[in-house]
RNA sequence: AGAGUUUGAUCCUGGCUCAGAUUGAACGCUGGCGACGUGCUUAACACAUGCAAGUCGAACGAGAACGGAUUUCUUCGGAGAUCUUAUUAAAGUGGCGCACGGGUGAGUAACGCGUAGAUAAUCUACCUUUAAGAUCGGGAUAACGGACCGAAAGGUCCCCUAAUACCGAAUACGCUCUUUUUAACAAAAGUUAGAAAGAAGAAAGAUGGCCUCUCCUUGGAAGCUAUUGCUUGAAGAUGAGUCUGCGUACCAUUAGCUAGUUGGUGGGUAAGAGCCUACCAAGGCAUCGAUGGUUAGCGGGUCUGAGAGGAUGAUCCGCCACACUGGAACUGAAACACGGACCAGACUCCUACGGGAGGCAGCAGUGAGGAAUUUUGCGCAAUGGGGGAAACCCUGACGCAGCGACGUCGCGUGGACGAUGAAGGCCUUAGGGUUGUAAAGUCCUGUCAGAAGGGAAGAAAUGGAUAUAGCCUAAUACUCAUGUAGUUUGACGGUACCACUAGAGGAAGCACCGGCUAACUCCGUGCCAGCAGCCGCGGUAAUACGGAGGGUGCGAGCGUUGUUCGGAAUUACUGGGCGUAAAGGGCGCGUAGGCGGCUGUACAAGUCGGAUGUGAAAGCCCACGGCUCAACCGUGGAAGAGCAUUUGAAACUGUAUGGCUUGAGUAUGGGAGGGGAAAGUGGAAUUCCCGGUGUAGAGGUGAAAUUCGUAGAUAUCGGGAGGAACACCUGUGGCGAAGGCGACUUUCUGGACCAAUACUGACGCUGAGGCGCGAGAGCGUGGGGAGCAAACAGGAUUAGAUACCCUGGUAGUCCACAGCUGUAAACGAUGAGAACUAGGUGUAGGGGGUGUUGACCCCUCCUGUGCCGCAGCUAACGCAAUAAGUUCUCCGCCUGGGGAGUACGGCCGCAAGGCUAAAACUCAAAGGAAUUGACGGGGGCCCGCACAAGCGGUGGAGUAUGUGGUUUAAUUCGACGCAACGCGAAGAACCUUACCUGGGCUUGACAUCCCGAGAAUUUUCUGGAAACGGAUAAGUGAAGGUGCCUUCGGGAACUGAGUGACAGGUGCUGCAUGGCUGUCGUCAGCUCGUGUCGUGAGAUGUUGGGUUAAGUCCCGUAACGAGCGCAACCCUUAUCCCUAGUUGCCAGCACAUAAUGGUGGGAACUCUAGGGAGACUGCCGGUGACAAACCGGAGGAAGGUGGGGAUGACGUCAAGUCAUCAUGGCCCUUAUGGGUAGGGCUACACACGUGCUACAAUGGCCGGUACAGAGGGCUGCAACCCCGCGAGGGUGAGCGAAUCUCACAAAACCGGUCGUAGUCCGGAUUGGAGUCUGCAACUCGACUCCAUGAAGUCGGAAUCGCUAGUAAUCGCAGAUCAGAAUGCUGCGGUGAAUACGUUCCCGGGCCUUGUACACACCGCCCGUCACACCAUGGGAGUGGGUUGCAAAAGAAGUGGGUAGGCUAACCUUCGGGAGGCCGCUCACCACUUUGUGAUUCAUGACUGGGGUGAAGUCGUAACAAGGUA
Repeated sequence: AGAGUUUGAUCCUGGCUCAGAUUGAACGCUGGCGACGUGCUUAACACAUGCAAGUCGAACGAGAACGGAUUUCUUCGGAGAUCUUAUUAAAGUGGCGCACGGGUGAGUAACGCGUAGAUAAUCUACCUUUAAGAUCGGGAUAACGGACCGAAAGGUCCCCUAAUACCGAAUACGCUCUUUUUAACAAAAGUUAGAAAGAAGAAAGAUGGCCUCUCCUUGGAAGCUAUUGCUUGAAGAUGAGUCUGCGUACCAUUAGCUAGUUGGUGGGUAAGAGCCUACCAAGGCAUCGAUGGUUAGCGGGUCUGAGAGGAUGAUCCGCCACACUGGAACUGAAACACGGACCAGACUCCUACGGGAGGCAGCAGUGAGGAAUUUUGCGCAAUGGGGGAAACCCUGACGCAGCGACGUCGCGUGGACGAUGAAGGCCUUAGGGUUGUAAAGUCCUGUCAGAAGGGAAGAAAUGGAUAUAGCCUAAUACUCAUGUAGUUUGACGGUACCACUAGAGGAAGCACCGGCUAACUCCGUGCCAGCAGCCGCGGUAAUACGGAGGGUGCGAGCGUUGUUCGGAAUUACUGGGCGUAAAGGGCGCGUAGGCGGCUGUACAAGUCGGAUGUGAAAGCCCACGGCUCAACCGUGGAAGAGCAUUUGAAACUGUAUGGCUUGAGUAUGGGAGGGGAAAGUGGAAUUCCCGGUGUAGAGGUGAAAUUCGUAGAUAUCGGGAGGAACACCUGUGGCGAAGGCGACUUUCUGGACCAAUACUGACGCUGAGGCGCGAGAGCGUGGGGAGCAAACAGGAUUAGAUACCCUGGUAGUCCACAGCUGUAAACGAUGAGAACUAGGUGUAGGGGGUGUUGACCCCUCCUGUGCCGCAGCUAACGCAAUAAGUUCUCCGCCUGGGGAGUACGGCCGCAAGGCUAAAACUCAAAGGAAUUGACGGGGGCCCGCACAAGCGGUGGAGUAUGUGGUUUAAUUCGACGCAACGCGAAGAACCUUACCUGGGCUUGACAUCCCGAGAAUUUUCUGGAAACGGAUAAGUGAAGGUGCCUUCGGGAACUGAGUGACAGGUGCUGCAUGGCUGUCGUCAGCUCGUGUCGUGAGAUGUUGGGUUAAGUCCCGUAACGAGCGCAACCCUUAUCCCUAGUUGCCAGCACAUAAUGGUGGGAACUCUAGGGAGACUGCCGGUGACAAACCGGAGGAAGGUGGGGAUGACGUCAAGUCAUCAUGGCCCUUAUGGGUAGGGCUACACACGUGCUACAAUGGCCGGUACAGAGGGCUGCAACCCCGCGAGGGUGAGCGAAUCUCACAAAACCGGUCGUAGUCCGGAUUGGAGUCUGCAACUCGACUCCAUGAAGUCGGAAUCGCUAGUAAUCGCAGAUCAGAAUGCUGCGGUGAAUACGUUCCCGGGCCUUGUACACACCGCCCGUCACACCAUGGGAGUGGGUUGCAAAAGAAGUGGGUAGGCUAACCUUCGGGAGGCCGCUCACCACUUUGUGAUUCAUGACUGGGGUGAAGUCGUAACAAGGUA
C1' cells in the first nucleotide's frame, strides 16, 4: 500500500466482498510446564447454609459457670465454705463506630458527568495549633427482682439502682442577636476592620503516681501531679452542600410548551432560590430546536486509525445513582441509611390459625435463564479500616491458594553425525521421482516434568516488656519523647531457589493448498453427495466435493462464529459530488440568517504572541531499576487539547465614528418589442339554415363497409346565422422571471436597452421558513358550443382486436368568477449573483466615426440572441466569454438496485389527488459514455439462374431405390433444414456382416516373450449342419517329402502341448482428440509490422472519388509497407507452324481384288505426341480527371478472365466421422473376444425424398440406310464358323492391344403402317418354359421366350434445374463385380428459347444509422392468471405496557390546631403554670379505584399490493422506424 466482482472487450460511476488489528468471548479438534493478569456481557430473576461491624470494665450498675487451691463434714458415693477463676462470659445503661470499606448499573439526556470558576450564600464528628473554662445542685431509668399474657416473636404491671445518660442554676470571651456609630473598598447592592450599649446561651469525669501544704494518720482523704476525656471560641486540615459559563445520543412522521408557571413581599434551611405559603403583577421557554418520544450511568481511559475521526465505557481510578417494589421520616457532624426503624404492595417461610419472620446488586454457594463465566478454601503474617490508654478484639476490605489455554509473556517436546539415498507409502513418460538426513544406526546433552535431599532464604519492620540518659513535677513516682541491646509473631508453604540422581526417556497439533492468497498430484463421485467470504465449483478425465500422498502457514495452540475500527475519499473538517451515471427547488418577491466596495481614526470581541494556574493517580511515551529474560512491577522525567486569569501586538474580520464614488439607485432625452389587462372592430375558411341551377351518386380506404343521397345529396351560385382560430408577413427573429405571448384599433400598465450630464452615498448579493405566479388535464357555478374530440356506438382488420384505419359522437376545448387544483421530459435534463480568461462569423435594438455626405459601404462601442473554434475542463460524449474553464458568496439536492416516491402519520384539497416520507424483505449488481461485432418489417451502392423473361421437370400413375414409421428373435450401425434421405454402400443369395437363433472354444483367428517336445507337411476312415472331436497311416515302415543358415554347439521358420504376462473388442464417448470432409463460397475478403490518434477497448491503413469478375487498378489521403486470399503460373479444348511417321493416314505413282491402305511406296492431308507461335486492351476512334478504365471498331481461328478443369484465405456451424485409419479415458476378459450353420439387413396398413418408364402422331411398330467419342481386356476381351426364336451354348483365330476384341452406336434419314382409341399408346402384375453365374438362386439374382395387359389421357397447393455447344433429347463406355444398375462416373451425337430490367422473394459484399442484442433476432423482454414460500399495509376487534387530564381514596410520617386523657426535674401565691406525651383533627401524600384520552407492542376472520421460486397459461407492451416512433 491494495485486491476480486457489472462487459464480447473498455473507461467511469457505484455497491457488495476480502487481506489487518481487536475481544471479559463462545463453539470444534487438540493439549507438556511456569509467571503475570482475568472470569454472569443474559434474569436490578429467586435464594437453602455459613461468614461479611463491632468495640470500650481506663464512663456505669449488677455479675455467673467449668476448672484450680485451701479447708470442714461424710452414710466414703459425696456435700459445704473460703480464695481463685474474675479487670471473666452472657445480658443491660452509656460512648464511639455502623453515612467508611465491599456490590451493582435498574433509573437518569440531568448542573448527572467533564472542564473552568463562584460560595462576599454554607456546614464539617474524629485530627492539629491556639485562647478561655470545667462551679453548685436535682430528678429519673434499664439491667436485676416479683407478678402476669402469648404457640412463638414478643409484651404489660409493680419495686430497687448507677453513670462521661438526663435536667436546672451560676459564670462567660474576641461566639450569637438587636440598636447606634467610625474607617476602608465599592457605581450601587453590599463586604471587611473597629467602637459603645443591651439580651440569650456551657461543661464530666476517668486512670496512674505522690504526701510539699490541711484532716484522720500502717496508710489514706481533701489536695498535688501526669495522662486522657469534657465545654465555649478562633484558626488549620479533611470532607461535604449549593450555584454558574461551556461541552455532553437519536427522532421534526414530536412545533408549540408552561398556573408554582416567571417575578416581588414574607416564611424556611447549615446555606442562595417558588424550596414553601398567602397576596400582588403577567410573565417565562422555543426552529441557535422548547415540549414530547426512544435509547443510555458519566469521565480518566480502552480498541482502531497516518492523522482527523469512528466505536466503546469489563478489570483499575474519580464522580453519580440504587439496595425486593413504592412512600415517608427518625437518629446523627454527616443518611432520608445494602447487612437500622415505620407503612403499603408482591413473593417466600413459620404457626397452636390468634399471629409472626425475611430481603446475597457483600464473600463463597444453589436453582433458573443462557452459546457462556470459578472454591460453600486458608489467614488476619503483611497493607488498610473500626473500637480501645494499651494488650487486644473485629475485618469474605485485603493477602494468598484452588478451578478455566480466557488472554499476554517465557520455556520445552532434544542435539551432532549419518546415503545404499533402506523398507513402506504416493506418483510415474516404467527410466525414475518424492517422503528424505527424515528414519534406522553411532556419539552426546540434561532445560521442564519425576524421585530423593538441602532450604525456617526473601516477604519482617513494628509493637509490648526490660535497661540507660532527658522533659514535666515538690518529686529520684507516673507519663511522654529519643537512643541502644536481646526476645516474640508466616496464611502462602517445605513454596521460590540450590545441589544431586536416572534416562531421549513423559510432552504436537490445527487449518489451508481454483483466483483474491503462501501451497499440486492421484483415486472415488458424476448438477448426485457436497463446498462456498466474494467471484463461483460439481452433468465421467474436478489442482474448488470426499479420501490419500505431498506441500504451505501458524504452533500449545489452530480454526470457525460473533463484536468494533480500518481498508471506505462509501457522509468527503482534513477529503466527494449534482448536463447524460444518484443529485438544481417549475419560476419569482422577500423575512431571519450567511456574505459584503475604496479610504481614515478609535477600541481590542474574534485573531496572533508571552507569562501564571489547572490539566488527580493509574494508563500512553522516554530513561533507569527489580523479578534468571520477557510479560509484569517500581522510581523519575517528559508530554498534554482545552479552560481560566493576566500582559502585549493591531495586519485582517468585527464594533463605533468620519470621508469617497467605481457597486446599487434616482432624475433628463430617445427609440424597439406577439410583455400584461380591458373595450371595440375585421376578413378568409369550416359547419348549419333558406333559395336557385342540376342528377345519381357522394364520401371514405391498402381494399372496403358503416354513413349521406331520388323526401334531390355530392358539385355549383346567391343570401343569412353562429362559434372558434387569426394564413401570407414568420426569421436558430422579438418580448417576458418562469408558465407563456402572434388579425387590427383605442385606453390603462410593467420591465429591459441606448446616450449625455446631474444627484444619493454601499442604500448591495443570496435567501431556510413565508407569500405570490404557475402549460395541459381535472373539479364547482352560470353561460356558450362552429370545428375538433377522451368516453361511447357502429363498420372494417384480425386467430382474437375492449387498438392502430373509417363513419358518427358526448364531456371537454371557448367566456365569466380577486373560484379551486398546483402538477409536467415545468428541459439548456445545466440555481442565483460577481470578477477574470485567444479568436472568427451571423443576427436583433441603440449610439459614435471615415468615405459618400442621398440610398449605401466600411470601422467601432453597449445590450441581447446563434454558430464555429484555442487554452482549460470532462469517464467519454461534449462545454468552451450565454462555460460544464479559473475563483468568490449564498441557497437547494445526492449517497447501490428493487421494495417506493409506496405504507403509516401529519398538512393542503369539494373530489381527483398533491406535499412531506420510511421499514421489513430481496439481489450482486443496477447504471453512464464510448468500442468491436451481430441484427433491423433503417438508409445508400453493388452482385448472384435471386427474381423477372423463357425451356424442361418434380408434386398425380406404375415401378426402382433411400428414409421415417410399424413389425420382428434380428429386421446391425451411422447420416437429419439448406449442408440426412440412388448418402457411407464403386454393387447384402453364402462370404461381406458388425444383427438374431442354435450348437461349440478359452493364452485364444492375430503379435511378442518363457519352458519342454517334434523333421515342417501330407493321406484315409468316422460322428456332426458345420465349427470341432475321435481314430488312423506312424515311426521310419508301405504314397510323396527329408528343406534354409551354421563357428557344427546351435539358430531361423513351422507344428501341436503347458504356464502367465498378454492378445482381442465394428463395445461407449466425434461434447476428450489427430487426420479427412461438408458448408457459407471461388464469396472478396482476412490480417500483420512500424508510425500516428485515443486514458482505454480500439481506430487509422482497409474509409473517400472513379473502376473492376475481383481489397482489380488509378487518384486522393497520417499513413508507409507487407502477408494469406483474387489474378497469373498448371492441365485440357479451339488456330497455325516445326519435328517424328507405327499399329494411325492415303493426295499423287504403281500392283492386286467383287470390294476394302489389302500391298509396294509416300510424309502432302487427317491423326498421333513432343516442341513452339498466337491474345497483350497491343492498334484506331470516342468518353473519362491528361488516370485507371469503359464503349465502339479493325485485324484475327479465338477479344477483353476465349470455353472447361484443378486450385477453396482468416474463420463459422462443440457441423460429420471413435464403423476407413490413428488415438486419450472408461468398460468386457470361459466374453461385449474368437469360430460355425441357418436366418436377418430384401419384412409392409402407411408417409416423404431421389430416379426410371409413360400417358403418345415432333409418336408407336415394321423394313432399309448413315455418322461418334472416350474407355475396358490374360482368373481377361473374344472374332469367324456351327446350334438355338432368344437369353445363350460349342469351338477358338487374334490380342497384354492407335494392330485383335468388347462393338451393330442411338436419336437422325428413307419407305410403309397405325388415325386419337385406354389404342398397334403404356408396360406393371401374374402363369408357364428356359439361359447364365455361382458349393448353392426357397427366403433373395440378372436375362430370354410364350401368354397375361394394371394404373396412367400431362398431374392441387407448392416446388426444382438451366444463360450456349448450355437446357432438352439420344445412345456408348467404365469402376465395383463370380453373378447382380432405372444408381454413380465419364463420353460423344442432335441441338434450342429468353434475359425489358433490379420494384419485389432468397443469399451475399461495402459504407452508414439505431440498439436495452453479445449463446449475438431461433436475441432480449413485459404484464395478468395459476401454484408454493416469505416479510409487510388495512381490518370488526381482542389482550398487554407506558402516560396525560378529571375525580375518589387516604397507611405510615412530618407540620399546624386541639374541646379529651396523662405528665419526674423548672417556676409557683402550692391552687396551678410552663413544657412534654398520648388521643382527636386539618394539610400534604404512597399503594389502590373510577371515568375519559394519548401512545406503543402483540394478536385477528377477511383483504391489498410487494418479493422470491430451470423448464405452467394467455398474449407480445418495450429494445431496430420493434412493425401505430
Predicted 3D model of a 1525-nucleotide RNA (small-subunit ribosomal RNA) from an uncultured prokaryote.
Its Rfam family is "Bacterial small subunit ribosomal RNA".